[in-house]
RNA sequence: AUAAAUCUUCAGGGCAGAGUGAAAUUCUCUACUGGCGGUAUACUCCGCGAGCCGUAUGGCAGAGCCGGUGACCUUAAGGAAUUCCGGCAGCAACAGUUAAAGUCUGGAUGAAAGAAGUUUUUU
Numbered sequence: 001a002u003a004a005a006u007c008u009u010c011a012g013g014g015c016a017g018a019g020u021g022a023a024a025u026u027c028u029c030u031a032c033u034g035g036c037g038g039u040a041u042a043c044u045c046c047g048c049g050a051g052c053c054g055u056a057u058g059g060c061a062g063a064g065c066c067g068g069u070g071a072c073c074u075u076a077a078g079g080a081a082u083u084c085c086g087g088c089a090g091c092a093a094c095a096g097u098u099a100a101a102g103u104c105u106g107g108a109u110g111a112a113a114g115a116a117g118u119u120u121u122u123u
Base pairs, nucleotide, nucleotide: 001123003121004120005119007117008116009115010114017029018028019027031103032102033092034091035048036047037046038045043090044089051060052059053058064088065087066086067085068084072079073078074077094106095105096104
């Protein structure tokens, strides 16, 4: 270094200001947040996880365009980021609630994609 097993640790963020109202961090204006792996650096691409349904294989479950740049690739003239830069836009499980929730409370001091490491063995 490779492959298999073992155990340990870690592994999700956000309502600031105002309006209406008897009542809203739930509505309206505005604000704020973005798990894991892959790929040119991703909330919106491809896949995975949490949640729900099913005895189970499995199924259900969100959202992006326009312009620019050019790491890199190649046949040297092209290609090349829905990830970068600029602009505008969109999305966010279930249960609860004096009023409808991505942001409050709860399942959850949970589980888990996965990350790092321990030990043993194999080549």
Predicted 3D model of a 123-nucleotide RNA (FMN riboswitch aptamer (RFN element)).
The sequence was found by an Rfam model in a public genome assembly.